The part of an RNA shown here (small-subunit ribosomal RNA, 3' major domain) has 477 nucleotides and comes from an uncultured Eubacteriales bacterium. Model confidence (mean pLDDT): 85 of 100.

[in-house]
Context: one part of a larger RNA
């Protein structure tokens, strides 16, 4: 100087009270740990591992494991030498592959041959998701979007190091203002970006539709229009400006006015010197070691999906603020050509048969769903709840045995709101409803977006956790 106190002052955060919905009980899904296996690949490990990498394990992937191959090699470069690139078929074989048949091409040329492919052979070499993240580059988690964290000259100390950075005030902020041996400067804060909320003006199609015309069952359907809503681009606005009150005549704070928005309007993008020998050699790169008929590589087929058992994350429930049925309304933000698929037909439904339209503000996916209106249950393990299992189906795929999704029709488990403790949230936010995408042949309770509906309560800062700034102890570094 720092760290640390079950020291001290000040001062923040859903930290705590104060709410409200949850977790922990049950079924179910999913990650983990154990156990079990030929193999259950690996890796992550308080917070900051555990629906995490993985935004998709039936083969494939895939890295694990049985067996059946290969050995200049699946894969790149380089010698020589051969040649019939490709495509396709039959045998064997679980495939790789091995053996055999058939058709048959291109480019450049100096006519020698040479490119591309293949196939032989020989060694440089290849490969390796094998170790080491405590050898490292890059990412990345965190402490934190927390106010911090340092310089340069000067001053002060024998020095370490101090001072600036502290003091009075203020602030979300080391944000400002005043003071002062300091004077100034960087990195962070804000602000410049991007989105939302007002609103001109510019444009007007696929979007709208006041007026005016045509027409319809009915409807921007048509003609037309630029007003509206809307797109989407370019301004404008919000700056404590404006009044007033505190306040030191200052930063600032408190009300108010106007205004679509008020004091950082809401929201993201942005993460300072550092810490955690944090995390990743399995994204990638990469020293060092190691393997080289195998630790490389190719093929079937099994695992990653085992299952006494515990934890974590999350779906559905326990129902009358409900369940069933019928009738009928309003959204955004996205996706689409090997696609998205209307309508009609077939079916009880999955769905399948035909097939318009659309590279889409145009067509399609697309019905939003809670909501409302009516109508039945009337408090039961029930017309609550769906596990479970059983038939008999549809789909995608080379193939749903292990191990996919959905449909129908039976079965109808546990569960009456959940100890100890624990979690998330301050407004268009909690809670709740359905809807879209990425991955994706198929497969969402996960994940990342969307919008409908829309609360409660915040007295305080004694008290738990986490943090900042000042002092203080200290036998710690």
């Nucleotide at each position: 100087u720092g760290a640390c106190g079950g020291g001290g002052g000040c001062c923040c955060g859903c930290a705590c009270a104060a709410g409200c919905a949850g977790c922990g009980g049950a079924g179910c899904a999913u990650g983990u740990g154990g156990u079990u296996u030929a193999a259950u690949u690996c890796g992550a490990a308080g917070c900051a591992a555990c629906g995490c990498g993985a935004a998709a394990a039936a083969c494939c992937u895939u890295a694990c494991c049985a067996g059946g191959g290969c050995u200049u090699g699946a894969c790149a470069u380089c010698g020589u030498c051969u040649g019939g690139a490709u495509a396709u078929c039959u045998u064997g074989g679980a495939a790789a592959c091995a053996a055999g048949g058939u058709a048959g091409g291109c480019c450049c040329u100096a006519c020698g041959g040479g490119g591309a492919c293949a196939g032989a052979u020989a060694g440089a070499c290849a490969g390796g998701u094998g170790g080491u993240g405590c050898a490292u580059g890059g990412u990345u988690g965190u402490c934190g979007u927390c106010a911090g964290c340092u310089c340069g000259u000067g001053u002060c100390g024998u020095g370490a190091g101090a001072u600036g950075u502290u003091g009075g005030g203020u602030u979300a902020a080391g944000u400002c203002c005043c003071g002062c041996a300091a004077c100034g400067a960087g990195c962070g804060c804000a602000a410049c970006c991007c989105u939302u909320a007002u609103u001109a003006c510019u444009a007007g199609u696929u979007a709208c539709u006041a007026a005016c015309a045509g027409g319809u069952a009915a409807g921007g359907c048509u003609g037309a229009g630029g007003a509206c809503u809307c797109u989407a681009g370019u301004g404008a606005g919000a700056c404590u400006g404006c009044c007033g009150g505190g306040g030191a005549c200052a930063a600032c704070u408190c009300g108010g006015a106007g205004g679509a928005a008020g004091g950082u309007g809401g929201g993201g993008a942005c993460g300072a010197c550092g810490u955690c020998a944090a995390a990743u050699c399995a994204u990638c790169a990469u020293g060092c070691c190691c393997c080289u008929u195998a630790c490389g590589u190719c093929c079937u087929g099994g695992g990653c999906u085992a299952c006494a058992c515990a934890c974590g994350u999350g779906c559905u429930a326990c129902a009358a603020u409900g369940g069933g049925c019928g009738c009928a309304a309003c959204a955004a933000a996205g996706g689409g050509a090997a696609g998205c698929g209307a309508g009609c037909c077939u079916g009880c439904g999955a769905a399948g048969g035909u097939a318009a339209g659309c590279g889409g503000a145009u067509c399609c996916c697309a019905a939003a769903a809670a909501a409302g209106c009516g109508u039945u249950c009337u408090c039961a393990g029930u017309u609550c709840g769906g596990a479970u299992c059983g038939u008999g189906g549809g789909c995608u795929g080379c193939a749903a045995c292990c191990c996919g999704c959905c449909c129908a029709c039976g079965u109808g488990a546990a569960g009456u709101c959940g100890g100890a403790g624990u979690u998330g949230c301050u407004a268009g936010u909690a809670a709740u409803c359905g809807c879209g995408a990425a991955u994706c042949a198929g497969c969402a309770u996960g994940u990342c977006g969307c919008g409908g509906u829309g609360a409660a309560u915040a007295c305080g800062u004694u008290c738990c956790c986490g943090g900042g700034c000042c002092u203080u102890g200290u036998a710690c570094a």